The RNA shown here (transfer RNA) has 73 nucleotides and comes from a Chloroflexota bacterium. Rfam family: tRNA. By type it is a transfer RNA. The organism belongs to Chloroflexota, within Bacteria. The sequence is in RNAcentral, with records from ENA. The same sequence occurs in records of 2 taxa.

RNA sequence: AGGGGAGUAGCUCAAUUGGUAGAGCACCCGGCUCCAAACUGGGCGGCUGCGGGUUCAAGUCCUGUCUCCCCUG
Repeated sequence: AGGGGAGUAGCUCAAUUGGUAGAGCACCCGGCUCCAAACUGGGCGGCUGCGGGUUCAAGUCCUGUCUCCCCUG
């Protein structure tokens, strides 16, 4: 330099053909217990890496760019 993949909650990851952004863990408040752990009920948590475009509607399509990983030279 060229090609491919990834970037979504604090962390690990989902999200059908474009149609309400979810789960587990963590965290907070309860139940259970003599206390705690385990178990269990509920809650909190996101401008989907950053810009621009297409569309009634974009995590998803197009485009620029940043970071990380792999391959080629």